[in-house]
């Protein structure tokens, strides 16, 4: 200066908000329905990792059954999308080594 399967899909995690649910207060009400306001509400549903996990597939290597490899990874400001927010997405980017 430059390459690279460093691959892709799924569940789940840390981590995140506040659209629904529910929880809290308050309003109204017939002890209902309904509103409002809190995420400085423990929660469900929600989103969610390249540098977190797992599986499945897949690349590549062998003596082809099936094994075996797929290492390593420090990192901002800013912007974006959903209701919102993030360890999402830009992005293994800018920079650093």
């Nucleotide at each position: 200066a430059g390459a690279a399967a460093g691959g892709u899909u799924u569940u789940c995690u840390a981590g995140g908000g506040u659209u629904c649910c529910g929880u809290a207060u308050c309003g109204g009400u017939a002890u209902u329905a309904c509103g409002a306001u809190a995420g400085u509400c423990u929660g469900g549903u929600c989103c969610g990792a390249g540098a977190g996990a797992a599986a499945a597939c897949u690349a590549c290597g062998c003596a082809a059954a099936g094994c075996g490899u797929g290492a390593c990874a420090c990192g901002g400001a800013a912007g974006g999308a959903c209701a919102a927010a993030a360890u999402c997405c830009u992005g293994g980017g800018a920079g650093a080594u």